Overview:
This is a predicted structure of a 115-nucleotide RNA (SAM riboswitch aptamer (S box leader)) from Planococcus wigleyi. NCBI's taxonomy places the organism under Bacteria, Bacillota, Bacilli, Caryophanaceae, Planococcus. The prediction has a mean pLDDT of 81.

């Protein structure tokens, strides 16, 4: 980097440095010189995988539930900030089209596995 697969309405910020953009992309809407974004330190959260403990089940396991945050990662503005493509329903409308709700998908993010 690519492929497969699971999840994405919960949760969790201070200081120092830097100095103008940032929120993946497009549109919207936000954050930001009262210092964003980024980096470092410390702190925190508990999503995924593993290990541990307890309960339950069992012939034994697997499984299920809980605890804790030990290991590898991840995360700590806004639902993945919202929408993007298609369908359904409702409203406006001659129609085209627009708006709202909803379902599925695409894209993206993270974990695990593989090449």
């Nucleotide at each position: 980097u690519u492929c497969u697969u699971a999840u994405c309405a919960a949760g969790a910020g201070a200081a120092a440095c830097c100095g103008a953009g940032g929120g993946a992309c497009a549109g919207g809407c936000c954050c930001u010189a009262a210092g964003a974004c980024g980096u470092u330190u410390c702190g925190g959260c508990a999503g995924c995988a593993g290990a541990u403990u307890u309960g339950u089940u069992u012939a034994a396991a697997a499984g299920c539930a809980a605890a804790a945050a030990c290991u590898g990662u991840g995360c700590c503005a806004a639902c993945u900030c919202c929408u993007g493509c298609a369908g359904a329903u409702g409203c406006u409308c001659u129609a085209a089209a627009g708006c709202a709700u909803u379902u599925g998908g695409a894209a993206g993010a993270u974990g695990a596995g593989a090449a």